[in-house]
C1' cells in the first nucleotide's frame, strides 16, 4: 500500500414539518428543524415513480441521487 468489510474515533450530511423565495407543476434554494444516512459526496446512463404539454393514445419536455442498477471520488482503520 491496494480490494474487501464497517468496530471504534474525528467529523459529515440532513427527513418529515415550518418560515421565505423561484417555478404551470413535480420541485429546486435560503433558514429554522432531525427522521436517519458508510458515500444520504457527485453523474439523469438504464428502470421506476412524479410534473407539465396532448380531448384521449401515441409521442414530446422536465422532476427526483434520501427508490433500485450502474459510473466516477473520498476520512478512519479494529475482527
Nucleotide at each position: 500500500u491496494c480490494c474487501a468489510c464497517g468496530a471504534a474515533a474525528a467529523g459529515g450530511c440532513a427527513a418529515a414539518c415550518c418560515c421565505g423565495u423561484c417555478g404551470u407543476g413535480a420541485g429546486g434554494c435560503g433558514g429554522g428543524g432531525g427522521c436517519g444516512c458508510a458515500a444520504a459526496g457527485c453523474c439523469a446512463c438504464g428502470g421506476a415513480c412524479c410534473u407539465c404539454c396532448g380531448g384521449g393514445c401515441a409521442g414530446g419536455a422536465g422532476g427526483c441521487a434520501g427508490c433500485c442498477g450502474g459510473g466516477u471520488u473520498a476520512c478512519c482503520g479494529a475482527a